Overview
FMN riboswitch aptamer (RFN element) from Capillibacterium thermochitinicola, 144 nucleotides, folded computationally.
RNA sequence: AAGAUCCUUCAGGGCAGGGUGAGGCCGCAUGGCCAAUUCCCGACCGGUGGUAAGGGGUUAACCCAAGUCCACGAGCUUAAUUUUUUAAGCUGAUCUGGUGCAAGUCCAGAACCGACGGUACAGUCCGGAUGGGAGAAGGAGUCU
Numbered sequence: 001a002a003g004a005u006c007c008u009u010c011a012g013g014g015c016a017g018g019g020u021g022a023g024g025c026c027g028c029a030u031g032g033c034c035a036a037u038u039c040c041c042g043a044c045c046g047g048u049g050g051u052a053a054g055g056g057g058u059u060a061a062c063c064c065a066a067g068u069c070c071a072c073g074a075g076c077u078u079a080a081u082u083u084u085u086u087a088a089g090c091u092g093a094u095c096u097g098g099u100g101c102a103a104g105u106c107c108a109g110a111a112c113c114g115a116c117g118g119u120a121c122a123g124u125c126c127g128g129a130u131g132g133g134a135g136a137a138g139g140a141g142u143c144u
Base pairs, nucleotide, nucleotide: 002144003143004142005140006139007138008137009136010135017041018040019039023034024033025032026031043124044123045114046113047072048071049070050069054064055063056062067112068111075090076089077088078087079086080085094110095109096108097107098106116127117126118125
């Protein structure tokens, strides 16, 4: 110094503004009032590791850079176990143009995606969740 092991801490963001009115309330009544972060217009958001023709840099080391490229986590289903684990399965989304030897990544433009339960149909509200977690940082100094 590296790996293993152990400990601690940390580890997700987001409906501005407008419209409609399921439904509710008031009234004898014409009618009036309330009412969706879910509908419509529109607004807003982007977990972790990797990669990188971009950017930074003392041009060296190195650092930063992808929601839709690769992988993971979360979530769901089934089975076993028995109350927490294990195994298997499922699990979202990008094109066009430009430059160029080369673009999944750069530049420009236009798109698209987002678990489950609740509720007026939810990526953004409430809930499981004071949970879990990819992993990140720091420490211990036992083992190799």
Rfam family: FMN riboswitch aptamer (RFN element). A reference for the family is Vitreschak et al. (2002), "Regulation of riboflavin biosynthesis and transport genes in bacteria by transcriptional and translational attenuation", Nucleic Acids Res.